RNA sequence: GGCGCUUAGCACAAUGGUGAGUGCACCGGACCUUGACUCCGGAGAUGCCAGUUCGAUCCUGGCAGUGCCUG
Repeated sequence: GGCGCUUAGCACAAUGGUGAGUGCACCGGACCUUGACUCCGGAGAUGCCAGUUCGAUCCUGGCAGUGCCUG
């Protein structure tokens, strides 16, 4: 210098109008003699700053971090 990626503790979804979702993990409860399993409920996230738009996780620019390639 080029091409990607950045969403919950972890791994991932989400066609510009959704209540931002799923699995595991975490918390509470039911069940159980206890634990495990199972079931019910709950908390928790869009890297940062601008721009476009009636409206941005999504489009554009910059910055930061990270991965690969190249010199």

Notes
Model confidence (mean pLDDT): 80 of 100. Predicted 3D model of a 71-nucleotide RNA (transfer RNA) from a Lachnospiraceae bacterium. The organism belongs to Lachnospiraceae, within Bacteria. Rfam family: tRNA. Rfam classes the family as a transfer RNA.